Description: The RNA shown here (c-di-GMP-I riboswitch aptamer) has 86 nucleotides and comes from Hydrogenoanaerobacterium saccharovorans. The RNAcentral record of the sequence draws on Rfam. Rfam family: c-di-GMP-I riboswitch aptamer. From the family's description: GEMM was predicted in a large-scale screen for bacterial structured RNA regulatory elements. Gene Ontology term of the family: cyclic-di-GMP binding. The organism belongs to Hydrogenoanaerobacterium, within Bacteria.
């Protein structure tokens, strides 16, 4: 430079659960603990989705719309890497 069929290091991440902490909630930081992952490293860029506090509507303690608030372990995209091959 190119590929990713198969193979992976006393290496690497770490789902649900369970404690803690933050938060309005989605979630999300730590410990715990391994469903799984070869990008399950980065980046909310597009599209997809949770959520709805503040807003606005709407009538009465409801209801509805909003992302300015998450999802990167949903699909794309962008970007650096490992390992084998050629």
């Nucleotide at each position: 430079a190119a590929u990713u069929a198969a193979u992976a290091u006393u290496g690497g991440c770490a789902a649900a659960g369970c404690c803690a902490g933050c938060g309005a909630a989605a979630g999300u930081u730590g410990g715990u603990g391994a469903c799984g992952c070869a990008a399950a490293g980065c980046u909310g860029u597009g599209a997809g989705u949770c959520u709805a506090a503040a807003g606005c509507a709407u009538a009465a303690u409801u209801u509805g719309c909003u992302a300015u608030g998450g999802c990167a372990g949903u699909c794309a995209a962008g970007u650096u890497g490992c390992a084998a091959u050629c």